[in-house]
Context: one part of a larger RNA
RNA sequence: UUGGGCCUAAAGCGUUCGUAGCAGGUCGGAUAAAUCUCUUGUGAAAUCGUUGGGCUUAACCUAACGGCGGGCAGGAGAGACUGUUCGACUAGAGACCGGGAGGAGUUGGGAGUAUUCCUUGGGGAGCGGUAAAAUGCUAUAAUCCUUGGAAGACUACCUGUGGCGAAGGCGCCCAACCAGAACGGGUCUGACUGUGAGGGACGAAAGCUAGGGGAGCAAUCCGGAUUAGAUACCCGAGUAGUCCUAGCUGUAAACGCUGCGAGCAAGGUGUUGCAUAUUCUAAUAUGAAUAUGCAGUGUCGAAGAGAAGUCGUUAAGCUCGCCGCCUGGGAAGUACGGUCGCAAGACUGAAACUU
Numbered sequence: 001u002u003g004g005g006c007c008u009a010a011a012g013c014g015u016u017c018g019u020a021g022c023a024g025g026u027c028g029g030a031u032a033a034a035u036c037u038c039u040u041g042u043g044a045a046a047u048c049g050u051u052g053g054g055c056u057u058a059a060c061c062u063a064a065c066g067g068c069g070g071g072c073a074g075g076a077g078a079g080a081c082u083g084u085u086c087g088a089c090u091a092g093a094g095a096c097c098g099g100g101a102g103g104a105g106u107u108g109g110g111a112g113u114a115u116u117c118c119u120u121g122g123g124g125a126g127c128g129g130u131a132a133a134a135u136g137c138u139a140u141a142a143u144c145c146u147u148g149g150a151a152g153a154c155u156a157c158c159u160g161u162g163g164c165g166a167a168g169g170c171g172c173c174c175a176a177c178c179a180g181a182a183c184g185g186g187u188c189u190g191a192c193u194g195u196g197a198g199g200g201a202c203g204a205a206a207g208c209u210a211g212g213g214g215a216g217c218a219a220u221c222c223g224g225a226u227u228a229g230a231u232a233c234c235c236g237a238g239u240a241g242u243c244c245u246a247g248c249u250g251u252a253a254a255c256g257c258u259g260c261g262a263g264c265a266a267g268g269u270g271u272u273g274c275a276u277a278u279u280c281u282a283a284u285a286u287g288a289a290u291a292u293g294c295a296g297u298g299u300c301g302a303a304g305a306g307a308a309g310u311c312g313u314u315a316a317g318c319u320c321g322c323c324g325c326c327u328g329g330g331a332a333g334u335a336c337g338g339u340c341g342c343a344a345g346a347c348u349g350a351a352a353c354u355u
Stems, first nucleotide, its partner, number of pairs: 004326003007309002012323001014202004021195003025089007033082001035078008048066007092192001093189003096185003105177006111155002115151004121145002126137002163170002207248006216242002222236003259322006267300014281285001304311002328355003337348004
């Protein structure tokens, strides 16, 4: 328990595509489902009001008249809004064209330093490690210098609150394929849109299955220290794993702890992309500066909002549409059931009891 909320108190699905549904731009015609007006019928009695009548009065009973009545059905009409339908439009949306930006993605090829190992020569006693040590390596020649080679992983500097992507995420170079966004043109379509219950797809790391690979790093494990102890922090080794291919899993502080779309409403200042204009170099460039417009990304702030911190044209302001979610703490994201999964487990998700 609502006329309430969801950045931080409980609460935005990890993200996206999209079915049903819900909501939907401008102009005109038709219709009249819906809506509104009038009217007819119905709307029991009791109850209620008024005036009479009857019990000695009253309460009560009774008669007539009046009133009430959510609505339902029939008829006539109105035409603004909603709906349906017909026609038209271009400001939304989409398509097309143009020159640019980008670590977006997939596949293939190539390169680079470092590391480890093998090898050649030199050299000859230590090396390594720490707060200090020890375990460890080393006379089967280590560490160190040097020649050649192999392997796997990674991509310094550039690197930037810089870029791209729906999110997860993406960073050496080249090529091919492929996707999206911004800007400019205003050529085309003509509302084709927004959101989105179910549903589909994608989804870090870890984990699982099969086959490869294995340099470095390194859960578990084993030693050495430290310590009262040390199942740790520090040191020496080191296996899964980390890498590739094909599948599965479907979760994260998957965070901006802020759902998506649209409109309105002060600015200042950085920066990225595109366009336009001017100026300056230069002697033609994919140059620089300034101003303006659009799109992105930061920061500071008026109004406003907010419990405050703060947010503030990238809103948490003012409004509209659609979806998801919340309702004291614990028990508990547990139990049971169901669906999915090879498993781990995931999704859905209580109650008793307690406070």